[in-house]
THF (Tetrahydrofolate) riboswitch aptamer from Butyrivibrio sp. YAB3001, 97 nucleotides, folded computationally. Rfam family: THF (Tetrahydrofolate) riboswitch aptamer. A reference for the family is Ames et al. (2010), "A eubacterial riboswitch class that senses the coenzyme tetrahydrofolate", Chem Biol.

RNA sequence: UGCAGAGUAGAUGUUAAAGCGUUAAGUGCCGGGUAGACAGGGAGUUGCUACUUGGACGAAGGAAAUAUCCGCGGUUUUAAUGUCGCAUCCCGCUGCU
Numbered sequence: 001u002g003c004a005g006a007g008u009a010g011a012u013g014u015u016a017a018a019g020c021g022u023u024a025a026g027u028g029c030c031g032g033g034u035a036g037a038c039a040g041g042g043a044g045u046u047g048c049u050a051c052u053u054g055g056a057c058g059a060a061g062g063a064a065a066u067a068u069c070c071g072c073g074g075u076u077u078u079a080a081u082g083u084c085g086c087a088u089c090c091c092g093c094u095g096c097u
Base pairs, nucleotide, nucleotide: 002096003095004094005093010084011083012082013081014080015079016078017077018076019075020073021072022071029055030054031053032052033051034050035049036048040091041090042089043088061070062069063068
C1' cells in the first nucleotide's frame, strides 16, 4: 500500500413463566409535535426508537360450586435460545500481503 475480517445498541422468530384485556385497553394502520440512540473514537440521514397528540378501522367467548377452569387477543413483561445487525463516511483494531 492492497485485500479480508471482528465487534454494539437494537430488531425479529421459537419456547417457557407471570400478567393485562375480553364492561375493549392493547396490538396493527395514517398524520402532527418533542426527545433520544446508532460498534473503540468522530460525524450522522429521508432510516430507527421512545414519549405525546389527532384520525380511520376494529375483536370470542364459554363452563362452573362463582372459588376457579378452558379459550380468545397480529396483548404486556421477563428468561432461555436461534436469526439478522453501525444507512453511510473518516479514523482505529485483528489477520494476510